[in-house]
């Protein structure tokens, strides 16, 4: 530098669910807590989910990076 994640090992992240803040709400942030994740680290760029407005759709405003795609940057290892 490229490819790949079987198996080891340094380490990491943490669904659901409880409790506290907070938000109309989706959600969010702390703490327990592991279902699981080789990017489950960031970035709402394309599609999409989902909340608010609406009689209802549009369109506007949010929200999910743990749907998928796609950008940027990484650890440890095999070859």
């Nucleotide at each position: 530098u490229g490819u790949c994640g079987u198996c080891a090992a340094a380490g990491g992240c943490a669904a659901a669910c409880c409790c506290g803040c907070u938000g109309c709400a989706a959600g969010g942030c702390g703490g327990g807590g592991a279902c699981g994740c080789a990017a489950a680290g960031c970035c709402a760029c394309g599609g999409g989910g989902c909340u608010g407005c609406u009689a209802a759709c549009c369109a506007c405003a949010g929200u999910c990076a743990g749907c998928c795609g796609g950008g940027c940057c990484g650890c440890c290892g095999a070859c």
A computed fold for a 79-nucleotide RNA from a Candidatus Dormiibacterota bacterium, annotated as c-di-GMP-I riboswitch aptamer.
It was read from a public genome assembly, where an Rfam model found it.
Rfam family: c-di-GMP-I riboswitch aptamer. Gene Ontology term of the family: cyclic-di-GMP binding.
The coordinates come from a structure-prediction model, not an experiment, and the mean pLDDT is 86.